[in-house]
RNA sequence: GCGGCCGUAGUCUAGCCUGGCAGGACAUCGGCCUCCCGAGCCGGCGACCCGGGUUCAAAUCCCGGCGGCCGCACCA
Numbered sequence: 001g002c003g004g005c006c007g008u009a010g011u012c013u014a015g016c017c018u019g020g021c022a023g024g025a026c027a028u029c030g031g032c033c034u035c036c037c038g039a040g041c042c043g044g045c046g047a048c049c050c051g052g053g054u055u056c057a058a059a060u061c062c063c064g065g066c067g068g069c070c071g072c073a074c075c076a
Stems, first nucleotide, its partner, number of pairs: 001072007010026004020056001028044005049065005
């Protein structure tokens, strides 16, 4: 340099194909329960990598960029 895959909360991840209120688990905080802790139950907080386009509406479709992983090429 070329190609492929990926990027969603502190962590992991669903949703993307086929556009329509962003969901789950862990963690964290509060409460219930318990002699206490843990477990369990209830509740709160918190996210679509960046920019642009299309659209009434974009995590999703299109274009460009950034980052990660893998393969190939170069390394004369």

Predicted 3D model of a 76-nucleotide RNA (transfer RNA) from a Candidatus Bathyarchaeota archaeon. The sequence was found in a public genome assembly. It matches the Rfam family "tRNA". From the family's description: Transfer RNA (tRNA) molecules are approximately 80 nucleotides in length. Gene Ontology term of the family: triplet codon-amino acid adaptor activity.